Transfer RNA from an Actinomycetota bacterium, 73 nucleotides, folded computationally.
[in-house]
RNA sequence: UGGGGCGUGGGGUAACCUGGCAGCCCGGCGGUUUCUGGUACCGCUAGUCCUGGUUCGAAUCCAGGCGCCCCAG
Repeated sequence: UGGGGCGUGGGGUAACCUGGCAGCCCGGCGGUUUCUGGUACCGCUAGUCCUGGUUCGAAUCCAGGCGCCCCAG
């Protein structure tokens, strides 16, 4: 420099192709239970990499950026 893939809470992973309330697990916080811890149960917590476009409606489609990974030179 060229080509390809990926980017979703603190961590992991769905939903993307086929646009329609962003789900699940772990973690964290609070509560019940317990002598304490753990387990169990209940509640809460926090997310679509950025900017624009299309659309009634964008995590999803389009354009441009940013970052990471792979391949080629």
RNAcentral records the identical sequence in 2 taxa. Rfam family: tRNA. By type it is a transfer RNA. Its family is annotated with triplet codon-amino acid adaptor activity in the Gene Ontology. NCBI's taxonomy places the organism under Bacteria, Bacillati, Actinomycetota. The sequence is in RNAcentral, with records from ENA and MGnify.